Background:
Predicted 3D model of a 74-nucleotide RNA (transfer RNA) from Planctomycetes bacterium GWF2_50_10. NCBI's taxonomy places the organism under Bacteria, Pseudomonadati, Planctomycetota. Its mean pLDDT, the model's own confidence on a scale to 100, is 82. Its Rfam family is "tRNA". Its family is annotated with triplet codon-amino acid adaptor activity in the Gene Ontology. Rfam classes the family as a transfer RNA.

RNA sequence: GGCGGCGUAGCUCAGUUGGUUAGAGCGCGGGAUUCAUAAGCCUGAGGUCGAAGGUUCGACUCCUUCCGCCGCUA
Repeated sequence: GGCGGCGUAGCUCAGUUGGUUAGAGCGCGGGAUUCAUAAGCCUGAGGUCGAAGGUUCGACUCCUUCCGCCGCUA
């Protein structure tokens, strides 16, 4: 240099033939319980879906470019 994959919550990841408001587990805050702590239970917060542009009535999702990481190849 060429090709491919990945990028979504603090972490690990789902989420699609484009359509209502973006989710789970763990973690974190609060509550209840307990003499107390932990576990378990109830509950809450937390995201400009890597960036920009394009297509569309509508984009996490399709297209283009760029950025970062990983792999293959010369």